[in-house]
RNA sequence: GUUAUGCAUCCAGAGUCGGAUUGUCCGACGCCAACCUGCCUGCCCGGGCAAGGUGGACGCCCUUGAGGCGAUGCGGCCGAUUCACGGCAACGAAGCGGGAGCAG
Numbered sequence: 001g002u003u004a005u006g007c008a009u010c011c012a013g014a015g016u017c018g019g020a021u022u023g024u025c026c027g028a029c030g031c032c033a034a035c036c037u038g039c040c041u042g043c044c045c046g047g048g049c050a051a052g053g054u055g056g057a058c059g060c061c062c063u064u065g066a067g068g069c070g071a072u073g074c075g076g077c078c079g080a081u082u083c084a085c086g087g088c089a090a091c092g093a094a095g096c097g098g099g100a101g102c103a104g
Base pairs, nucleotide, nucleotide: 006074007073008072009071010070015029016028017027018026019025020024031056032055035053036052037051038049039048040047043099044098045097046096059069060068061067062065076088077087078086079085
């Protein structure tokens, strides 16, 4: 870099106010959650941090399963371009464990 007819997850967690065409939506302010990016160490694994990007805040059904359906994530922005590239931001949070490598 590619991967999507793919991979991972759906255990747990988290609310008030206001409004509407009132059982479903919208708005404000909060909250929850490590999926991606970033940071915590130049590299790897683990773990951590809600900072940047998503998402969530009752998932449904049954024959209750390694089930089905459905859902979410597999960074964002700007410029150029038409797929080759260049640039920008990411906390006042956390600031740890192990390994590889290098040097003495």
Notes:
This is a predicted structure of a 104-nucleotide RNA (SAM-I/IV (S-adenosyl methionine) riboswitch aptamer) from Paraburkholderia eburnea. Its mean pLDDT, the model's own confidence on a scale to 100, is 76. The RNAcentral record of the sequence draws on Rfam. Rfam family: SAM-I/IV (S-adenosyl methionine) riboswitch aptamer. Clan: SAM clan. Rfam links the family to the GO terms S-adenosylmethionine metabolic process and regulation of gene expression. The family has 417 seed sequences and 567 matches in Rfam 15.1.